[in-house]
RNA sequence: GGUCUCGUAGUACAACGGAUAGUAUAGGAGCCUCCGAAGCUCUAGAUUUAGGUUCGAUUCCUAACGAGACCAC
Repeated sequence: GGUCUCGUAGUACAACGGAUAGUAUAGGAGCCUCCGAAGCUCUAGAUUUAGGUUCGAUUCCUAACGAGACCAC
C1' cells in the first nucleotide's frame, strides 16, 4: 500500500428500513436486615464522524477515523 470483517451504555451482547434503541451485568437510591451479603423495587447512562438514498437509517451507499485478519513491499 491492497482486500476483507468490525465500530451501539463502564463491560458483554441485541435490535425485517417503522421510533420511546432493548437485555444482562456493573453504577446510584430505596425496601428488607441488628449490620452486611443475597433478594425485591426504582433510577441515570450509548448508535465513531461527515455526506447521500428514503416519507422514515443502528440497519442501505460513499468517504474519513479507529480496531482486527490476510496479502504484498
About this RNA
A computed fold for a 73-nucleotide RNA from Hymenobacter ginsengisoli, annotated as transfer RNA. It matches the Rfam family "tRNA". Rfam classes the family as a transfer RNA. The coordinates come from a structure-prediction model, not an experiment, and the mean pLDDT is 81.